This is a predicted structure of a 94-nucleotide RNA (TPP riboswitch aptamer (THI element)) from a Phycisphaerae bacterium.
RNA sequence: GCCUAUCGCUCGGGGCGUCCCCAAUCGGGACUGAGAGGCACCCGUUGAACCUGAUCCGGCUGGAACCGGCGUAGGGAAGCGUCUGGAUCCCCGA
Numbered sequence: 001g002c003c004u005a006u007c008g009c010u011c012g013g014g015g016c017g018u019c020c021c022c023a024a025u026c027g028g029g030a031c032u033g034a035g036a037g038g039c040a041c042c043c044g045u046u047g048a049a050c051c052u053g054a055u056c057c058g059g060c061u062g063g064a065a066c067c068g069g070c071g072u073a074g075g076g077a078a079g080c081g082u083c084u085g086g087a088u089c090c091c092c093g094a
Base pairs, nucleotide, nucleotide: 002086003085007081008080009079010078011044012043013042014041016038017031018030019029020028021027050075051074052073056069057068058067059066
């Protein structure tokens, strides 16, 4: 000099479903989950946060992206600093 876990600052990206109650809306409750519009949560190229495929396929369920396939598929939003570790190069010493 290079890469870099964690952390910090600023900026940015993303999703918000299923079922039940209520005449309807507002609202309330149950399920999964980090998060089901929360002064929150998650993710930012080492990119499965999230989107397309998808009114997809298989399974479970009261139902549902609830579980799995699809998926070594295609897209997808970053800079700086602190700092841990790392292989390599150069220099010095023995």

The model forms 95% of the base pairs in the Rfam consensus. It was read from a public genome assembly, where an Rfam model found it. Model confidence (mean pLDDT): 76 of 100.